[in-house]
RNA sequence: UCAGUCGGACAGAUGAUCGCGGCUGCAGAAAUGCAGGUGAGGAAAGUCCGGGCUUCACAGGGCAGGAUGCCGGAUAACGUCCGGUGGAGGUGACUCCAAGGAAAGUGCAACAGAAAUAAACAGCCGGGGCGGCUUGCCGCCCGGGUAAUGGUGGAAAGGCAGUGUAAGAGACUACCGCCGGCAUGGUAACAUGACGGGCUCUGCAAACCCCAUCCGAAGCAAGACCAAACUCCGAAAGGUGGACAGCCAUAGAUCUGCCCGAUCUGCUGUCAGGUAGGUCGCUUGAGGUCGAUGGUAACAUCGAUCCUAGACAGAUGAUCAUCAGAUACAUAACCCGGCUUACAGUCCGGCUGAUACU
RNA sequence: GCUUUCAUAGUUAAAUGGAUAUAACAGACCCCUCCUAAGGGUCAGUUGCAGGUUCGAUUCCUGCUGGGAGCA
Repeated sequence: UCAGUCGGACAGAUGAUCGCGGCUGCAGAAAUGCAGGUGAGGAAAGUCCGGGCUUCACAGGGCAGGAUGCCGGAUAACGUCCGGUGGAGGUGACUCCAAGGAAAGUGCAACAGAAAUAAACAGCCGGGGCGGCUUGCCGCCCGGGUAAUGGUGGAAAGGCAGUGUAAGAGACUACCGCCGGCAUGGUAACAUGACGGGCUCUGCAAACCCCAUCCGAAGCAAGACCAAACUCCGAAAGGUGGACAGCCAUAGAUCUGCCCGAUCUGCUGUCAGGUAGGUCGCUUGAGGUCGAUGGUAACAUCGAUCCUAGACAGAUGAUCAUCAGAUACAUAACCCGGCUUACAGUCCGGCUGAUACU
Repeated sequence: GCUUUCAUAGUUAAAUGGAUAUAACAGACCCCUCCUAAGGGUCAGUUGCAGGUUCGAUUCCUGCUGGGAGCA
């Protein structure tokens, strides 16, 4: 210098004018007005996981169901993160992996192929018989041996070399692989070593299933309070949260899909018409920044410091000027930790490969 | 905002993980007929998109895209 890989930061800037939602102050009976100050994101998105919070029996037992799946750690929790193991890819930095069990059982494996979880189709080699002749060869038949060779397939009975044999074969031997227990190292996954077994066990569990761990359900349109309206009682004040009619009773509803169990009384219609009220939940939080300590790290602890939208028809926009590389994806709606997906570009740092020079 | 469900030809639907994914209606062309209808024949498909599991995916899994339904 070029090519690459990993991590982090930013997401036009400044000024002017007009406009919008909260907040504070002032004025006003109120509507509102004036002034000040403030007002989206790294993903606010998808709603895919996990948790807080709220209500329901604070959620009991069994079955069913769902999720996760190498090992250790972090965390409020997780399917997330960190570190490691094994496997795959890359020259490398590095990246990716739903990565338990196929020796509990069931199921599936189309087509091709002789045979698909169990094998003689062709081939090869002995033996016997028949035929032909060029008399030691060829052809046919019968009955055997053989998985070394061929073809099919995604997958064909450990691989490869040698010994051996009629031809062959883990039949035997070396190396590699596989299985078993042992020793050493490691918390563990696992790795390494020597020994033994000559090898018996195909693939699929993102098929059913088995094993281990976890899971109560619903969701801020959750829910709480007030007002209004309506019902009933009452002379009124006031109180009540239901009243009336019909249906059901070995019934119905809720808790869980089913059973047990528990609790409650239910279900339908009417209570005119209109309007669609207010307050809380609501934003100070598993919060941010900096520093110290512990830890390889995720993270934890301590100290200092900061306050940063809260609407309910729903605000954060528009125009102009200057500058620059000419502006992407996208707009909070209870909150938080993650994941996934989208994204014009700019900057910084670590590392790798190649080339050149010193 | 929250919850839930679906996507196969122009339309409506089918297909147990297995051969070139089917059927009806519609469309184009041909035959039949004097003409039309009816009838017969032929044609036309990126299983919404992208990955993964598997020998093999419409089917199983994941992520997107688009639509439908419910909840005050």
Two RNAs folded together computationally: RNase P RNA and transfer RNA, 430 nucleotides in total.